[in-house]
RNA sequence: AGUAGCGUAGCUCAGGGGUUGAGAGCGUCCGGUUUACACCCGGAAGAUCGCUGGUUCGAAUCCAGCCGCUACUA
Numbered sequence: 001a002g003u004a005g006c007g008u009a010g011c012u013c014a015g016g017g018g019u020u021g022a023g024a025g026c027g028u029c030c031g032g033u034u035u036a037c038a039c040c041c042g043g044a045a046g047a048u049c050g051c052u053g054g055u056u057c058g059a060a061u062c063c064a065g066c067c068g069c070u071a072c073u074a
Base pairs, nucleotide, nucleotide: 001073002072003071004070005069006068007067010026011025012024013023018057028044029043030042031041032040050066051065052064053063054062
């Protein structure tokens, strides 16, 4: 330098145009339980989906450019 894949919550991931209001597990916080801690149960907060633009009635989802990471090729 080229090609391909990926970028969504603090971490690991799901979701592939509307129907749900963006979800799960772990983690954090609050409560219950316990003498207490852990486990367990209930609840809460937390991501405007890498950035910008485009397509569309409607975009996390499709397209383009850029940024970052990974792999391969040279």
A computed fold for a 74-nucleotide RNA from a Bacteroidota bacterium, annotated as transfer RNA. The sequence is in RNAcentral, with records from ENA. Model confidence (mean pLDDT): 82 of 100. The organism belongs to Bacteroidota, within Bacteria. It matches the Rfam family "tRNA". By type it is a transfer RNA.